Molecule: Bacterial RNase P class A
Organism: Solirubrobacteraceae bacterium
RNA sequence: UUUGCUGGCUGAGCAGUCGCGGAGGUUCGUCCUUCGAGGAAAGUCCGGACAUCACAGGGCAAGGUGGUCGGUAACGCCGACCCGGGGAAACCCGCGGGACAGUGCCACAGAAAACACACCGCCCACGUCCGUGACGGACAAGCGCCGUCACGGGCAGGCAAGGUUGAAAAGGUGCGGUAAGAGCGCACCGGCGUCGCGGUGACGCGGCGGCCAGGUAAACCCCACCCGAUGCAAGGCCGAGCAGGACCGUUCGCAGGUUGCCCGCCGAGGUCCAGGUAGGCCGCUCAGAUGGAUGACUGCUCACGACAGAAUCCGGCUUACAGGCCAGCUGCAGAG
Numbered sequence: 001u002u003u004g005c006u007g008g009c010u011g012a013g014c015a016g017u018c019g020c021g022g023a024g025g026u027u028c029g030u031c032c033u034u035c036g037a038g039g040a041a042a043g044u045c046c047g048g049a050c051a052u053c054a055c056a057g058g059g060c061a062a063g064g065u066g067g068u069c070g071g072u073a074a075c076g077c078c079g080a081c082c083c084g085g086g087g088a089a090a091c092c093c094g095c096g097g098g099a100c101a102g103u104g105c106c107a108c109a110g111a112a113a114a115c116a117c118a119c120c121g122c123c124c125a126c127g128u129c130c131g132u133g134a135c136g137g138a139c140a141a142g143c144g145c146c147g148u149c150a151c152g153g154g155c156a157g158g159c160a161a162g163g164u165u166g167a168a169a170a171g172g173u174g175c176g177g178u179a180a181g182a183g184c185g186c187a188c189c190g191g192c193g194u195c196g197c198g199g200u201g202a203c204g205c206g207g208c209g210g211c212c213a214g215g216u217a218a219a220c221c222c223c224a225c226c227c228g229a230u231g232c233a234a235g236g237c238c239g240a241g242c243a244g245g246a247c248c249g250u251u252c253g254c255a256g257g258u259u260g261c262c263c264g265c266c267g268a269g270g271u272c273c274a275g276g277u278a279g280g281c282c283g284c285u286c287a288g289a290u291g292g293a294u295g296a297c298u299g300c301u302c303a304c305g306a307c308a309g310a311a312u313c314c315g316g317c318u319u320a321c322a323g324g325c326c327a328g329c330u331g332c333a334g335a336g
Base pairs, nucleotide, nucleotide: 001333002331004329005328006327007326008325009324010323012301013300014299015298016297017296018295020036021035022034023033024032025031038307042318043317045316046315047314048313049312050231051230052229053228063226064225065224066223067081068080069079070078071077082096083094084093085092086091097222098221102220103219104216105215106214119163120162121159122158123157127155128154129153130152131151132150133149134148135147136146137145171189172188173187174186175185176184190212192209193208194207195206196205197204198203235282236281237280238279244273245272246271247270248269256266257265258264302305
């Protein structure tokens, strides 16, 4: 230089004019000052605060989480590490407890999908049959017969190495061994068990052992831990009208009105209470409404501008995003 990897930042800028909403000031003039969306305000997927209801304690059910150790108010989040997988590396990915507690399932294909099995194939040692040949025996001798051996073939039988199917085939490779084979024997590797050492731990390393154990828990299930329900339309306060309750009054003229009092006149309702509807306020925020603000125009500049806009508040995750910037790391590469 270049290739990639990781983390972070930014999300057109400046000036002017006119608006919109909140707060404060005010000489009350539609005046002054000041503040006014995001990294995701989104999805509403987790966790909390807060609120109301429920609740002695314990258990079951239902739901959730799931390598280990830490962080945190808490989490399904974050960090470091372990294991497995990918990459040459930086680094990335993993719904990552248990398949010797039990039950179930493993389509199609295939011989066989879990108490293994035998389609093709390999073998003929042992047993048996047939054929051919050789040798031997009995008979005077030949054929035939009997016996032994060799070769070829069949039956019974042995085998699971190789082929075939599948996502997956009962450890893998090699040597020995055998009739052919096979953990049948051995060495190494893998896996399992056990012991020792290291580590807080997941786990790692080494020794020894018997030769060996399929997968699936995003199937039931088992284990450990967590978990009461509902969400700001939670919830609290004030509170018309109508209806309700109590008391007083209705030819005894009360209450009230008629100018403050008396007379006179009018006059049938009046006062109080509880719950709570409409409605209002709080909850609600240094953006902050509930008829819900955050905009428009002009000028200049540039790389010509993405995804998108609060509604109780926080911590996360996920998803969307034009372009630009910064830092660290890598070397399968190239140049000096």